[in-house]
Order: sequence, then C1' cells, then structure tokens
RNA sequence: CUCUUAUUCAGAGUCGGUGGAGGGACAGACCCAAUGAAGCCCAGCAACCAUCACAUCGCGUGAAAAGGUGCUAACCUGAUGCAAGGAAAAUUCCUUGAACAAUAAGAG
Repeated sequence: CUCUUAUUCAGAGUCGGUGGAGGGACAGACCCAAUGAAGCCCAGCAACCAUCACAUCGCGUGAAAAGGUGCUAACCUGAUGCAAGGAAAAUUCCUUGAACAAUAAGAG
C1' cells in the first nucleotide's frame, strides 16, 4: 500500500507541562486557534488484540486494565457531498442505502 471482517452509540484535559501557527481527512461551508493551533510528554476514557474466570459442537458471557493499538473542541460538525423515499412548501427537514474516510484484527 491492497484485500477481508467488525465498529464509527457513549466516554475522557472548559486551569497539566512543552511547543510555537496552524487545525477540524478531502470539497464547498461552518467553526476552533497568541485568552495560544499541530506535534511531543503526562493524565484520562474505552475495551479491538492480548490476559483471567465461566460456558460451549460452535457463536459467547463476565472481570481487570500491567502490555500492543486507538481515542479525549463542536446544538454532539466522520453534519452536507451520490442514489432512493417521505414531510412541509419559493428555503428546509427526516429515513434508508452507497461512495469516500477513520480505527482494530487478520491476510497478501
């Protein structure tokens, strides 16, 4: 990097340290940011892998959080973006699915 499977509900820094200007994947928007962005350290959240107990043909259920990852702005932006349907009516809202994206595990 590609493919497969699962998840994208909730939770966790509104005063931690460092750092210095950018960030929220992409597009248009709308936002956050010197009352300090990203990154790094620390802290926390969750529980995918791993661990323990129980159960089972098998799928599993529960516990704990030391290890491998992940995550910790948002009237809740993975909002909208493509397709179908519905409501209401010059605008808009809702539902379902897809695409794209992110994370984990496995395979190449």